This is a predicted structure of a 388-nucleotide RNA (Bacterial RNase P class A) from an uncultured bacterium. The coordinates come from a structure-prediction model, not an experiment, and the mean pLDDT is 75. Its Rfam family is "Bacterial RNase P class A". By type it is a ribozyme.

RNA sequence: CCAGAUGGCUGGAUGACUGCUCUUUGCUUCGGCAAAGGGAGGAAAGUCCGGGCUCCACGGAAGCAAGGUGCCGGAUAACGUCCGGCGGGGGCGACCCCAGGGAAAGUGCCACAGAAAACAAACCGCCAGCUUUUGCUGGUAAGGGUGAAAAGGUGCGGUAAGAGCGCACCGCGCGGCUGGUAACAGCAGCGGCAGGGUAAACCCCACCUGGAGCAAGACCAAAUAGGGACGGCCGUUCGGGCAGCUUCGGUUGUGCCGAAAGGUGGGUUUCCGCACCGUCGUCCGGGUCGGUCGCGUCGAGGUGCGCAGCGAUGCGCAUCCCAGAGGAAUGGUCAUCCAUUGGGCUUUUGCCCAGGGACAGAACCCGGCUUACAGGCCAUCUGGCGCA
Numbered sequence: 001c002c003a004g005a006u007g008g009c010u011g012g013a014u015g016a017c018u019g020c021u022c023u024u025u026g027c028u029u030c031g032g033c034a035a036a037g038g039g040a041g042g043a044a045a046g047u048c049c050g051g052g053c054u055c056c057a058c059g060g061a062a063g064c065a066a067g068g069u070g071c072c073g074g075a076u077a078a079c080g081u082c083c084g085g086c087g088g089g090g091g092c093g094a095c096c097c098c099a100g101g102g103a104a105a106g107u108g109c110c111a112c113a114g115a116a117a118a119c120a121a122a123c124c125g126c127c128a129g130c131u132u133u134u135g136c137u138g139g140u141a142a143g144g145g146u147g148a149a150a151a152g153g154u155g156c157g158g159u160a161a162g163a164g165c166g167c168a169c170c171g172c173g174c175g176g177c178u179g180g181u182a183a184c185a186g187c188a189g190c191g192g193c194a195g196g197g198u199a200a201a202c203c204c205c206a207c208c209u210g211g212a213g214c215a216a217g218a219c220c221a222a223a224u225a226g227g228g229a230c231g232g233c234c235g236u237u238c239g240g241g242c243a244g245c246u247u248c249g250g251u252u253g254u255g256c257c258g259a260a261a262g263g264u265g266g267g268u269u270u271c272c273g274c275a276c277c278g279u280c281g282u283c284c285g286g287g288u289c290g291g292u293c294g295c296g297u298c299g300a301g302g303u304g305c306g307c308a309g310c311g312a313u314g315c316g317c318a319u320c321c322c323a324g325a326g327g328a329a330u331g332g333u334c335a336u337c338c339a340u341u342g343g344g345c346u347u348u349u350g351c352c353c354a355g356g357g358a359c360a361g362a363a364c365c366c367g368g369c370u371u372a373c374a375g376g377c378c379a380u381c382u383g384g385c386g387c388a
Stems, first nucleotide, its partner, number of pairs: 001384010012337007020039008041359001045370002048368005053213004058273007066209005071085005086100001087098004101204002106202002108198003123144002125140006152170006171193001172191003176187004217293004227284007234255001236260005241254005262277004301320008338357001340355006
C1' cells in the first nucleotide's frame, strides 16, 4: 500500500424568529397569560421468544395428550437468549456455520439409472470344465459400468481366478488406564467386524409448560328488558312451603327452602380439598358505546469509576431522574458550519455554483432475537506485495 475478518460509535451541529405539547410555579375577566424545565429509535419495525404487571374458583398429587427445547459447563428474573468450551463442516488464514441426544427398540423412505438400495445383488469382466464356432455349466465380487451412496479403505501375501481368506496400518465395536467438573481427548489391548444414509420422517429418551391480555383491569355516572324462543346433558330421595283436587285419611304438581345425593368449575382421567347450585350451545331483541384512573423518569433503571471473572455478568462507591398523547404533540423558516456528489477557477492550500444527508416514528413497561440502513469514524487481527 492492497484485499479481508471481528467488535464498537455516530447517523448532523450551532444561533435567531416562530408554531405545537407535557410538568412545576404565579396570576386570571376562568377564555387563558407569564416564567422555568422536558419533548421520538438503534432499530421505535416484525409480533418471533421470555418476563414484570392486571384479571380469572379453582387448587394439590399422579398419569395421558398437545406444544417447546435438545453436546458440556456457566450467566440471567426468565428464555428457544447470551458467554466459554467440546465435536462436526467451510476457509491459505483471521474467522464463520450447525434444527449438535438416540439408526444395535421398532416402522417408513432413498426417484431415475443400475444385476442389485435389505430377507440384498451378478450386466460387462476374471477363472475352471465341456464345446469346431456359437454357446452351456460351475466358481468369483478384487477390476469396469450405473448412481448422491453398492458386501469398510490402502498395501502385501495367498488363490484356478478372487474375497478380511491371512497380515500391517487406518476405520468400526468392546471394555481398561491417564488427563479434564464435564462434553470429550490421548494411550495401549482384544475382536475380522452388525453394508450405508435419513429422526427440520413417524418414533424412543431427558427436561420444561394454567388461561387471557392495557381493546388487561379498577372506579364514578347514566340507562334498559334480571327480556324472549329452541335444543343437548343432569335433574334422585326425604322433609317443609305453595297451588289444585279431596270421602279431610290423603293425593297430584312445583329447577321454592333445607339435608343427603348429583351437576358445573381454562386440554383430559383418577384421588383429595374448595367454591357455586343447575350447566352448555344457537337465534331474536334492549341499554351503554360518557368520564376518571391504569399512565408516566424510581425501574430486573441510566452514566462514570473500581474490584472479581477468559467472558456473559456480578458486587461496591458516586451521580442523574430522561416524552406521555388519547385519532394521537415532539414542527417550520433563515444563516453559518460538518460530511458528501457533480461542475468551474487555482501551482498548492483553497474559493465559487448547483444538488443532496440513509433506514425510518413512541402508545403499559422491560430483557432478547430477526430484518432495514446513504454517509462517516475508531480499535484489534489475518493474507499478499514492497521498503528498512